[in-house]
RNA sequence: GCCUCUGUAGCUUAGCCUGGUAGAGCGUCGGUUUCAUGAGCCGAAAGUCGGGUGUUCAAAUCACCCCAGAGGCA
Repeated sequence: GCCUCUGUAGCUUAGCCUGGUAGAGCGUCGGUUUCAUGAGCCGAAAGUCGGGUGUUCAAAUCACCCCAGAGGCA
């Protein structure tokens, strides 16, 4: 230098192909229970979907550029 893959909540990730309300588990916080802790149960908060531009009525999803990481070729 070229090619491929990955980037979504504090952590691990689904959803992307085939555009239509952003989900789950763990964790955190509150409540309940307990002498107390843990476990169980109930509830809540937490996301510029890596950044930008474009296409579209509508973009995590499609196109282009860029950034970061991993792998491959030379």
Transfer RNA from a Candidatus Woesearchaeota archaeon, 74 nucleotides, folded computationally. Its Rfam family is "tRNA". Rfam links the family to the GO term triplet codon-amino acid adaptor activity. It is annotated as a transfer RNA. The sequence is in RNAcentral, with records from ENA. The coordinates come from a structure-prediction model, not an experiment, and the mean pLDDT is 84.